A computed fold for a 74-nucleotide RNA from Actinoplanes sp. OR16, annotated as transfer RNA. It matches the Rfam family "tRNA". Gene Ontology term of the family: triplet codon-amino acid adaptor activity. The family's RNA type in Rfam is transfer RNA.
RNA sequence: GCGCUCGUAGCUCAGCGGAUAGAGCAACGGACUUCUAAUCCGUCGGUCGCGCGUUCGAAUCGCGCCGGGCGCAC
Numbered sequence: 001g002c003g004c005u006c007g008u009a010g011c012u013c014a015g016c017g018g019a020u021a022g023a024g025c026a027a028c029g030g031a032c033u034u035c036u037a038a039u040c041c042g043u044c045g046g047u048c049g050c051g052c053g054u055u056c057g058a059a060u061c062g063c064g065c066c067g068g069g070c071g072c073a074c
Stems, first nucleotide, its partner, number of pairs: 001072007010025004018056001027043005049065005
């Protein structure tokens, strides 16, 4: 340099054109307990890597760029 692949919450991921973008863990508050753990209830947390485009509508499709991984190559 070229090809493929990934980038969504603090972490691990789901979501494959249509409703207010979700789950588990973590964090915080509460219940329970003598206390802790476990369990249960609730709450918080998102520029969907960035920009442009296509579309009535984009996390999702296209292009460019950035970053991670794998492969190829004088």